[in-house]
Molecule: SAM riboswitch aptamer (S box leader)
Organism: Planococcus beigongshangi
RNA sequence: CUCUUAUGCAGAGAGGUGGAGGGGAGUACCCGAUGAAGCCCGGCAACCGUCACGCGAGUGAAAUGGUGCCAAGUCACACAAAGCAAAUGCUUUGGAAGAUGAGAG
Numbered sequence: 001c002u003c004u005u006a007u008g009c010a011g012a013g014a015g016g017u018g019g020a021g022g023g024g025a026g027u028a029c030c031c032g033a034u035g036a037a038g039c040c041c042g043g044c045a046a047c048c049g050u051c052a053c054g055c056g057a058g059u060g061a062a063a064u065g066g067u068g069c070c071a072a073g074u075c076a077c078a079c080a081a082a083g084c085a086a087a088u089g090c091u092u093u094g095g096a097a098g099a100u101g102a103g104a105g
Base pairs, nucleotide, nucleotide: 001105002104003103004102005101006100007099013041015040016039017038021031022030023029026077027076042070043069044068047066048065050061051060052059053058074097079094080093081092082091083090084089
């Protein structure tokens, strides 16, 4: 990097450091000196793994291991369909893309 598969309306500090940026990319959207990113500490969750029970599907437990995560539902818009409205709008569903885990190449 590519493929397969599962998940995504919950959860997580008014700490230290750091100094202007950040939200994947774009934006006429949003966050940021009442301090961004990063780093440290802290925390959340429980995908893999672990343990217990079970023939099995699976159920439960802990959180010491491997990841992940800690603004906005994958923040919104941007694509398609349907519905409503009718001035560039709204709602629902879906796709694509992206994110994380596990597996494969």